[in-house]
């Protein structure tokens, strides 16, 4: 980098450094931000993989499932992935509203 699978309306700071942008890309909208953006550190959240504990199942020293903890590896820590964009359904005062699916993206695990 590509592919596959799963998840994406929950949760998480009145901290330190930093010093002007930020919410993935394009467009439109809506927002955050000198009452301090991005980034880094610390803290925290979560439970995908891992580890550990208990229980259950066939069964034979290990596997599967459930529950819990949170050891290690990631991840995340304004707003639904901030909303819309493509296709279809419903309603409509024709401006739009709403539902489903897709695309794109993010994260994890596995494969090449």
């Nucleotide at each position: 980098a590509u592919c596959u699978u799963a998840u994406c309306u929950a949760g998480a700071g009145u901290g330190g450094c930093g010093g002007a942008g930020g919410g993935a890309c394009u467009a439109g909208g809506c927002c955050c931000u000198g009452c301090g953006a991005a980034g880094c550190c610390c803290g925290g959240c979560a439970a995908c993989c891992u580890u550990c504990a208990a229980g259950c199942a066939a069964c034979g020293u290990g596997u599967g499932c459930u529950u819990g903890a949170g050891u290690g590896g990631u991840g995340c820590u304004a707003c639904a992935u901030c909303c819309u964009a493509c296709a279809g359904g419903u309603c409509u005062g024709u401006g739009g509203a709403u539902c489903u699916g897709g695309a794109a993206g993010a994260u994890a695990a596995g494969a090449u």
A computed fold for a 112-nucleotide RNA, annotated as SAM riboswitch aptamer (S box leader). The same sequence occurs in records of 2 taxa. Its mean pLDDT, the model's own confidence on a scale to 100, is 85. Its Rfam family is "SAM riboswitch aptamer (S box leader)". Rfam links the family to the GO term regulation of gene expression. RNAcentral holds the sequence, with entries from Rfam and Ribocentre.